[in-house]
RNA sequence: CGGGGCGUGGCGCAACCUGGUAGCGCGUCUGCUUUGGGAGCAGAAGGUUGUGGGUUCAAAUCCCACCGCCCCGACCA
Numbered sequence: 001c002g003g004g005g006c007g008u009g010g011c012g013c014a015a016c017c018u019g020g021u022a023g024c025g026c027g028u029c030u031g032c033u034u035u036g037g038g039a040g041c042a043g044a045a046g047g048u049u050g051u052g053g054g055u056u057c058a059a060a061u062c063c064c065a066c067c068g069c070c071c072c073g074a075c076c077a
Base pairs, nucleotide, nucleotide: 001073002072003071004070005069006068007067010026011025012024013023020057028044029043030042031041032040033039050066051065052064053063054062
């Protein structure tokens, strides 16, 4: 330099193809059960979906640019 993949709550991942209120597990917090821990049950908080722009009534999703990470190839040493 060229090609490809990935980026979404604290962590690990769905939802993207085919646009329509962003979800699951673990974790965290509160309450109940327990002497307490653990565990179980019930409930809750936590996301401007990497950044910017575009298309659209409507964008995590489609388009463009950029940033970061990973893989492959080329080049140089």
Molecule: transfer RNA
Organism: Acidobacteriota bacterium